[in-house]
Molecule: small-subunit ribosomal RNA
Organism: Clostridiaceae bacterium NML 060002
RNA sequence: CGCGCCUAACACAUGCAAGUCGAACGAAGCACAUCGACAGAAGUACUUGUACGGAAGAUGAUGUGACUUAGUGGCGGACGGGUGAGUAACACGUGAGCAACCUGCCUUUGUGAGGGGGAUAAUACUGGGAAACCGGUACUAAUACCGCAUAACAUAUGGAGAUGACAUCAUCACCAUAUCAAAGAUUUAUCGCACAAAGAUGGGCUCGCGCCUGAUUAGAUAGUUGGUGAGGUAACGGCCCACCAAGUCGACGAUCAGUAGCCGGACUGAGAGGUUGAUCGGCCACAUUGGGACUGAGACACGGCCCAGACUCCUACGGGAGGCAGCAGUGGGGGAUAUUGCACAAUGGAGGAAACUCUGAUGCAGCGACGCCGCGUGAGGGAAGACGGUUUUCGGAUUGUAAACCUCUGUCUUCAGGGAAGAAACAAAUGACGGUACCUGAAGAGGAAGCCACGGCUAACUACGUGCCAGCAGCCGCGGUAAUACGUAGGUGGCAAGCGUUGUCCGGAAUUACUGGGUGUAAAGGGAGCGUAGGCGGGUAGGUAAGUUGAAUGUUUAAUCUAUGGGCUCAACCCAUAGCUGCGUUCAAAACUGUUUAUCUUGAGUGGGGUAGAGGCAGAUGGAAUUCCUAGUGUAGCGGUGAAAUGCGUAGAUAUUAGGAGGAACACCAGUGGCGAAGGCGAUCUGCUGGGCCCUAACUGACGCUGAGGCUCGAAAGCGUGGGUAGCAAACAGGAUUAGAUACCCUGGUAGUCCACGCCGUAAACGAUGAUUACUAGGUGUGGGGGGACUGACCCCUUCCGUGCCGGAGUUAACACAAUAAGUAAUCCACCUGGGGAGUACGACCGCAAGGUUGAAACUCAAAGAAAUUGACGGGGGCCCGCACAAGCAGUGGAGUAUGUGGUUUAAUUCGAAGCAACGCGAAGAACCUUACCAGGUCUUGACAUCGAGUGAAGAACAUAGAGAUAUGUUCGUCCUUCGGGACACAAAGACAGGUGGUGCAUGGUUGUCGUCAGCUCGUGUCGUGAGAUGUUGGGUUAAGUCCCGCAACGAGCGCAACCCUUACCAUUAGUUGCUACAUUCAGUUGAGCACUCUAAUGGGACUGCCGUUGACAAAACGGAGGAAGGUGGGGACGACGUCAAAUCAUCAUGCCCCUUAUGACCUGGGCUACACACGUACUACAAUGGCAAUAAACAAUGGGCAGCAACACAGCGAUGUGAAGCGAAUCUCCAAACAUUGCCUCAGUUCGGAUUGUAGGCUGCAACUCGCCUACAUGAAGUCGGAAUUGCUAGUAAUCGUGGAUCAGAAUGCCACGGUGAAUACGUUCCCGGGCCUUGUACACACCGCCCGUCACACCAUGAGAGUCGGUAACACCCGAAGCCAGUAGCCUAACCGUAAGGAGGGCGCUGUCGAAGGUGGGAUUGAUGAUUGGGGUGAAGUCGUAACAAGGUAGC
Repeated sequence: CGCGCCUAACACAUGCAAGUCGAACGAAGCACAUCGACAGAAGUACUUGUACGGAAGAUGAUGUGACUUAGUGGCGGACGGGUGAGUAACACGUGAGCAACCUGCCUUUGUGAGGGGGAUAAUACUGGGAAACCGGUACUAAUACCGCAUAACAUAUGGAGAUGACAUCAUCACCAUAUCAAAGAUUUAUCGCACAAAGAUGGGCUCGCGCCUGAUUAGAUAGUUGGUGAGGUAACGGCCCACCAAGUCGACGAUCAGUAGCCGGACUGAGAGGUUGAUCGGCCACAUUGGGACUGAGACACGGCCCAGACUCCUACGGGAGGCAGCAGUGGGGGAUAUUGCACAAUGGAGGAAACUCUGAUGCAGCGACGCCGCGUGAGGGAAGACGGUUUUCGGAUUGUAAACCUCUGUCUUCAGGGAAGAAACAAAUGACGGUACCUGAAGAGGAAGCCACGGCUAACUACGUGCCAGCAGCCGCGGUAAUACGUAGGUGGCAAGCGUUGUCCGGAAUUACUGGGUGUAAAGGGAGCGUAGGCGGGUAGGUAAGUUGAAUGUUUAAUCUAUGGGCUCAACCCAUAGCUGCGUUCAAAACUGUUUAUCUUGAGUGGGGUAGAGGCAGAUGGAAUUCCUAGUGUAGCGGUGAAAUGCGUAGAUAUUAGGAGGAACACCAGUGGCGAAGGCGAUCUGCUGGGCCCUAACUGACGCUGAGGCUCGAAAGCGUGGGUAGCAAACAGGAUUAGAUACCCUGGUAGUCCACGCCGUAAACGAUGAUUACUAGGUGUGGGGGGACUGACCCCUUCCGUGCCGGAGUUAACACAAUAAGUAAUCCACCUGGGGAGUACGACCGCAAGGUUGAAACUCAAAGAAAUUGACGGGGGCCCGCACAAGCAGUGGAGUAUGUGGUUUAAUUCGAAGCAACGCGAAGAACCUUACCAGGUCUUGACAUCGAGUGAAGAACAUAGAGAUAUGUUCGUCCUUCGGGACACAAAGACAGGUGGUGCAUGGUUGUCGUCAGCUCGUGUCGUGAGAUGUUGGGUUAAGUCCCGCAACGAGCGCAACCCUUACCAUUAGUUGCUACAUUCAGUUGAGCACUCUAAUGGGACUGCCGUUGACAAAACGGAGGAAGGUGGGGACGACGUCAAAUCAUCAUGCCCCUUAUGACCUGGGCUACACACGUACUACAAUGGCAAUAAACAAUGGGCAGCAACACAGCGAUGUGAAGCGAAUCUCCAAACAUUGCCUCAGUUCGGAUUGUAGGCUGCAACUCGCCUACAUGAAGUCGGAAUUGCUAGUAAUCGUGGAUCAGAAUGCCACGGUGAAUACGUUCCCGGGCCUUGUACACACCGCCCGUCACACCAUGAGAGUCGGUAACACCCGAAGCCAGUAGCCUAACCGUAAGGAGGGCGCUGUCGAAGGUGGGAUUGAUGAUUGGGGUGAAGUCGUAACAAGGUAGC
């Protein structure tokens, strides 16, 4: 400076909101004046009852008053103010029209106002009533009322005339007849009154255009449409009535239903639009609900009347009163909206001559951050960067110049002083706001900052708490112990007297696309044709001017808005000027569209000549095959399947021959060949018939295209009636399969399939691609026709019509389309607007039915979907590899034992490892210790580390108590030193130690695994909108992404290979502890030597190098030579990018959490060794390829050894012991077995096997009971080669035989190494498993251990049906019929006029009638709520049953 009941047009207490005029009128009252009667007051004077005095005044009269007023009368209460219920309408907006109208007050003009009459209210008296109010009698006035006169530029009728126009008509002048007026007041200025004409203003009516949703509302309409006549109105009109006609509206959406006051404008938007209709302004409608008229210039009247209904109030019960959607205010409703304020000072209104009165209009104030605008809450300086807070890596950082402190300023504030404009008159007077705005002075930084956010979008981060809890959330999403996302704090960011949230609208959203979208696969082309309305439409010329364009003009109220100026200190706000997409009128233009006239032939059609064809309908004919029947031959099976069975067959099947019957379908030809609009059409012949194509250019002359509704056709299945039925075959039956198998497979088999007639009207009716027309590179097939050239039926060139493939531009999200377009354009139609619910429900139409067509909503989700990419996967494909299979050998699974695990048990059986990739694993070695577990006993700065201070050497030995830890006592002991102190110990208090406590899903490091598989990537370039691709694919080859070739790729990296170790050969060097050709000896013992072996250092050697063949002149492969070794010679170490939240917090390290007289530490004992059982890994066996015994004779390598290995000798059956040489080791030592030879055993639970047990010993060790190993003797279990299943191995390998080492006091059948003996087999890649590359499909991406469907069960939600029940709404039919207008009138009453009178005219009341609201009755319509029960749908966590779909999804899917 604005704004303020959006809900209950719900109900209202109280006050106010419309009165005014005495200059219209009578009257009453009041005041004053005068008159007036004395019963002459107070007071004064005195002679005390007289005088003066003159107050007051009953009653009355007169007059005055710019005093008051109830009433009569006039004007105004139709404006102003409120609200938006109704209304989809000429209600509103806009523009026209009225020759079809009215208009009080106002303005202008003209004329006039003469003369009469009768009443009535008030008042008085009186009656009734509670009241409201109503009557009776008597009196009275007017600008109240009524005649009469006068009167036209009035009205009506008649006559004759002119002019004009737009059908009725209008205008002008003339004549005649008829009819109609008036009012006064007064201060004499004026104001009123009557008639007529005109203006202005206001209103009434008509029309063009505009004006929401629904077709699941398609037909509506009887006063309806029109006419004639009469009535009515201010006026036109079915407005009303009588009669006549049968019209009128409607797909350009009537009628019906729903919703809604309309507009200027407002919000938003680039605009076009979309939404909206608060304040302000215009119009309309309404005033408790419904109806009605009266009065009046104007009303059918918000603060008037009558009636009916509902409600409220009063009542004496007889009757009455009321209407805030005026201003305040109250209750109620609601999430929500103010004072029972001041003033008529201004503006405006009513009345009045005026003063003035009235005015909840209005002007102001109050309340509300409700909105907009402006201002403040201080400014400058100020680092010890204070305190405090927060945080920290403990150093600091941050809050932060922020504060304190210093210097200033005074807007707002407070106080004081001054103080407006708004006031225009007319000299004066007059201000609600208001002592307000404003000005001056003073005081003092004093009184004045909050809200939201901080994961991304989106500016702004840390700490603590919490622990999928509490909570947050606009979308994505956050929270399950380290939360920048929850809560709090600090800090930061944003805005600021506000801030944030919620709701609504527009925008973004080109997401309804007019501007400005789409329809092959995302939603979307109608199944196809014919054709109506409609839309669109070829060339030339002329006319016209409806559309179109231009100019002028009227209008587009004001405000708003925009532009430019101006006024409040600025701004908001206010003022001025101009502009503002529309509509109308006039003029002009004539290109285009329209229309009209004429004409043309190229579009279209006709004619003529040819031509191809499964085009359609009907009839006739044919052969092959299946089945059946008859007969013959013939015999035991046939048939069927993955395998079977059901079935058929000795009553003769199948097979085969001959004959016959019947129905259906037409092999080959046959072709991305043909025809048809689509569906569809396939033996042959005949008849009828539709269309196409080519050639020709005779005819018509735009006759065309599309096509909402409409009509017709329309596979299969299905339905009806009647036939027919060979084969096939839903349903059904049986047999299989299976966990089940209402399936897949098999054997049968009925509808049906076929024909005729009729229905149905749908399909993935698909090219998922509407029709028509034109244009826009090519190449190559094929069907039909024509032309050219040619000797030519070929070939070639060319052209038209079809039908395919490839491909350029272009298009496309991509895939793809590409002259048969999904390209470029044009016309018309159809359709789409997230998924589900749902093509469902209800309704309507169609159908015999099945069902079809049309076609929602509630609710629910944040996706559903398309195309392509990379992976992964497939009971997809191709290629390749691997002891993967196969071929073999030996095993495991059965036994006993050992060992590990599970389970169970226990006080404890410590912990970890869990498919492969846990399970003789961590553990390279649990009697104590280890040890982490349990029981008991103990310690608390601690068993261990660091720090400061004090005291003291430390310590050793002994004794006692105890299970020991430990405690107590005795004795001994007196350290080093640069003299500062140090090492060690003790006691106390702290900081702290300690933790095999938790989290391997917080981590580092280490490890396993795919896998020693050949892969994994990058740079640049290129391709793609992009994800990505290419390279890395392809042809070969390899053990290999190994190499070669090719290639929009060129290079590179990590992997492969090589380089390293070992082994196999040689050489050189060296020669002890090794070796010995020579000599010697018992003996490499010694000499000599280093040739050899060997040792250990350095080299060489192998590279497809050479030859041949194959191969692409390649890489390479095969064969050969040579060679110790041949194609990476054998073995090892070496493990790409990554996967498994793989393993490990118990190796170690480590974040966080937890314990701190214990979850830490010490000790003793126990446990880790338990034992119904299950599993893994091994050992030993089951025996004769063996066992045992003997014999003497053998042969090795790697390693180890002083707290050790130990020869040799002796003792012992033996384990072992005693003593002991040698050796820190090429010197000494540990140190071989299988094998060989001979003998016995002779197939047995054994001379196999050795478990178990007993006895006696040995060793280690403080200690051998729980719980060690070994020896001897005795005992002598299971076991006779192992079910399903399953493991290892391709050569010095498997198998088998022993040996050594680590750990270790002792304790291997385990582990790690070593050598000895020493095989078999591999056709091959079909299959199993794993892997690599390419390709394909995918609805998977947590990636098939994936995804996912349906029933059932449970809970909740919305919804359909439902015997019904209860309401609402709008009509209709009938009944009743208020008030009231209108009409009639026989009863009653009656002042004005006429009449002498009687009476009449006129009027009123009453009564009657038509219409008529509410009400009643009725049957329907429509809409809502509700309803036992019932139907499907949606959602929900871990439910049940199956496995339908996605891969060939295991029967391809639909």